[in-house]
RNA sequence: AGGGGGUUAGCCAAGCGGUACGGCACUGGAUUUUGAUUCCAGCAUGCGUAGGUUCAAAUCCUACACCCUCUG
Numbered sequence: 001a002g003g004g005g006g007u008u009a010g011c012c013a014a015g016c017g018g019u020a021c022g023g024c025a026c027u028g029g030a031u032u033u034u035g036a037u038u039c040c041a042g043c044a045u046g047c048g049u050a051g052g053u054u055c056a057a058a059u060c061c062u063a064c065a066c067c068c069u070c071u072g
Stems, first nucleotide, its partner, number of pairs: 001071007010024003018055001026042005048064005
């Protein structure tokens, strides 16, 4: 310098145009002598950044940033 992959909540992670699924963690409650377990409910401005296309973008396009990897 060029090719490929990745970036989604505190952590892990699904999603491939129709408004973001789960798990852990955390908070409240039930249960328990207390704690753990179990159950119920909740939780947060989450889609790397900036533009573009579209009625509608995490998803498509462009550039850039960072991480991994391959070639030289």
Transfer RNA from Rhodoferax antarcticus ANT.BR, 72 nucleotides, folded computationally. It matches the Rfam family "tRNA". From the family's description: Transfer RNA (tRNA) molecules are approximately 80 nucleotides in length. The source organism's lineage runs through Bacteria, Pseudomonadati, Pseudomonadota, Rhodoferax and Rhodoferax antarcticus. Its mean pLDDT, the model's own confidence on a scale to 100, is 80.